c-di-GMP-I riboswitch aptamer from a soil metagenome, 82 nucleotides, folded computationally. Model confidence (mean pLDDT): 84 of 100. The RNAcentral record of the sequence draws on MGnify.

Formats: sequence, structure tokens, C1' cells
RNA sequence: GACAAGGGCAAACCGGUCGCAAGGCCGGGGCGCAAAGCCAAGGGCCGGCAGGCGUUGAGUUGCCGGCAGCCUGGUUGCCGAA
Repeated sequence: GACAAGGGCAAACCGGUCGCAAGGCCGGGGCGCAAAGCCAAGGGCCGGCAGGCGUUGAGUUGCCGGCAGCCUGGUUGCCGAA
């Protein structure tokens, strides 16, 4: 980051499977992506559990789990026009 080349990944949804759930994995499928490769470090969002506060309405706090295709950050990688 190009009206380039070779390619890569794979949203929603469907089927199967694991999980309390969020969600993960496999197959199909392509919305899109120059890191939509990897990492849970910071923020954010989602789920579960318990106690405290509380006008017993809401909320808030703590712990555990998840989302890398929410952002920041770290790290690795293909090509080589401007």
C1' cells in the first nucleotide's frame, strides 16, 4: 500500500460436537480483511458465581471464563509500483 502478481484468511447462516453460558472446534458457506497471522499486557464488550451496600427497585464490588473480525500495544510474515 498499487485497477500489480502469486496467493492467504473466512462474517452471517446451516450441520455436527464441547461448554451452565459467553463462546470454542470440525465441515459447508463468503460478509469482508494488507496482517481478519500469533499474543489476553492496557482499555472496552459478553457470560457465569458469590458476598457486601441498598428505601429490597435498580445498581455497584469481587472472583472465574470468553471476544485478537472492538481498539491500543507487542511480535512474525508475502510482493515491491508510487